[in-house]
RNA sequence: ACUUCAAUUCGCUUUAUCGCCUGCCAUUGUAUUGGCGGGAGGAAAGUCCGAACAACGCAGUGCAGCGCACUAUCUAACGGAUAGGACAUUCGCAAGAAUGGACGGAAAGUGUUACAGAAAAUAACCGCCCGAAAGGGUAAGGGUGAAAAAAUAGGGUAAGAACCUACAGGCGUGCUUGGCGACAAGUGCGCGGAACAAACCCUGCGCGUUGAAACGCCAAAUAUACCCCGCUUUGAAAAUUGCACGUUUGAGCGGGCGCAAGCCCCGACGGGGAGGGUAGGCGGAUAGAGGCUAUUCGUGAGAAUAGUCCCAGAUAAAUGAUAAAGGCAGCCGCAAGGCUGAACAGAAUUCGGCUUAUAGAAUUGAAGUUUUU
RNA sequence: CGGGAUGUAGCUCAGUUGGUUAGAGUUCGCGUCUGGGGGGCGCGAGGUCGCACGUUCGAGUCGUGUCAUCCCGA
Numbered sequence: 001a002c003u004u005c006a007a008u009u010c011g012c013u014u015u016a017u018c019g020c021c022u023g024c025c026a027u028u029g030u031a032u033u034g035g036c037g038g039g040a041g042g043a044a045a046g047u048c049c050g051a052a053c054a055a056c057g058c059a060g061u062g063c064a065g066c067g068c069a070c071u072a073u074c075u076a077a078c079g080g081a082u083a084g085g086a087c088a089u090u091c092g093c094a095a096g097a098a099u100g101g102a103c104g105g106a107a108a109g110u111g112u113u114a115c116a117g118a119a120a121a122u123a124a125c126c127g128c129c130c131g132a133a134a135g136g137g138u139a140a141g142g143g144u145g146a147a148a149a150a151a152u153a154g155g156g157u158a159a160g161a162a163c164c165u166a167c168a169g170g171c172g173u174g175c176u177u178g179g180c181g182a183c184a185a186g187u188g189c190g191c192g193g194a195a196c197a198a199a200c201c202c203u204g205c206g207c208g209u210u211g212a213a214a215c216g217c218c219a220a221a222u223a224u225a226c227c228c229c230g231c232u233u234u235g236a237a238a239a240u241u242g243c244a245c246g247u248u249u250g251a252g253c254g255g256g257c258g259c260a261a262g263c264c265c266c267g268a269c270g271g272g273g274a275g276g277g278u279a280g281g282c283g284g285a286u287a288g289a290g291g292c293u294a295u296u297c298g299u300g301a302g303a304a305u306a307g308u309c310c311c312a313g314a315u316a317a318a319u320g321a322u323a324a325a326g327g328c329a330g331c332c333g334c335a336a337g338g339c340u341g342a343a344c345a346g347a348a349u350u351c352g353g354c355u356u357a358u359a360g361a362a363u364u365g366a367a368g369u370u371u372u373u
Numbered sequence: 374c375g376g377g378a379u380g381u382a383g384c385u386c387a388g389u390u391g392g393u394u395a396g397a398g399u400u401c402g403c404g405u406c407u408g409g410g411g412g413g414c415g416c417g418a419g420g421u422c423g424c425a426c427g428u429u430c431g432a433g434u435c436g437u438g439u440c441a442u443c444c445c446g447a
Base pairs, nucleotide, nucleotide: 001369002368003367004366005365006364007363008362009361010360012326013325014324015323016322017321018320020039021038022037023036024035025034026033041344045355046354048353049352050351051350052349053211054210055209056208060245061244062243063242065207066206067205068204069203070084071083072082073081074080085103087100088099089098090097091096104202105201109200110199111196112195113194125142126141127138128137129136130135152166153165154164155163170191171190172189173188174187175186176185177184178183215283216282217281218280224274226273227272228271229270230269237249238248239247240246253267254266255265256264290309291308292307293306294305295304296303297302328341329340330339331338332337374446375445376444377443378442379441380440383399384398385397386396392430401417402416403415404414405413406412423439424438425437426436427435
């Protein structure tokens, strides 16, 4: 110097003119005009998580359902982030380094393990041993397979064996030391158990539903014509979480028939279905878990303090066009210079994350190659 | 703003509790029957199962992420 990877930052700039949306002030003929300001993003996207906020008529319980799952920390919260532990893979003689993740439980139970193989989890085909045979014992040897039942040595046996002993390794557990902890190192005791929980399941923890078309108000328009259920302690329906229980609210009158009671019918009332009408405006809605700078604390995510700033708010939806200068990239040219080009994409209640798209530029770090000293 | 479904051969679709080589119809190519066409019969070609990563001995199938298309709700 170049290439690759990782992290972070930026992602055209300035000026002039015309135009669009919007805040404040002034003006006045109430709708204009004028002045001073503001006007897309790192992802505004996907809508995948978490919240704020709002409504559901103020307790809740159980079941079902859903989500999460090593440790500590950060955070309003999270399935996010930071720092670590163990594990797996790759590189390395090793020490170690890099990368990765949905790392509770297979010693509660059920299920699956194709083909091959005697046998796939209550192992006997060949072989070995006992036996005249029937039969029995045996997991050391054989081969199959992704996976075949604790390696080695000695003893032991009819032959063998996780039968016994020793040692190495594994699992569980107690103790000591270190660590906030996951865990690590050492040591004692016990055990003999295949894998799969991104199969069912079990354990622990957590979770109300809906969603800005929420919701509040004003205006406008109208029909309850029709169907169903209910009207007093014997109660429709709605709400509270899907279901159940419980809880709360809940209409409760009039007329007809009838001697009367009860029942029935009609209307009103309450609820549901289905339908009809209207479909404009204001708020919610832009000052916030806000931004920037400095200091301090922390390995870090981040936190605290101080100062300073106000930074889009549309509603079929503004954020644009033209010109000039400059920067960047490409092409042509000996040169002066000329020509061409502009990544992904565009707010819609608001935040914190994740994921995805993104021409190009810069900084830092790591690795590699080449050249020079 | 919210909810749901689909993606397998050029086209239309199957593929269930994961298993050996992913099938069917149609299209296309070749052969044959016919004087020729159409049609029948036979043979064959054609697939990264949208993409990526993972779980598993093994993935079209299971999981996560992502992309594309379609549908529904006032």

This is a predicted complex of two RNAs, RNase P RNA and transfer RNA, with 447 nucleotides together. Rfam match: Bacterial RNase P class A. Rfam classes the family as a ribozyme.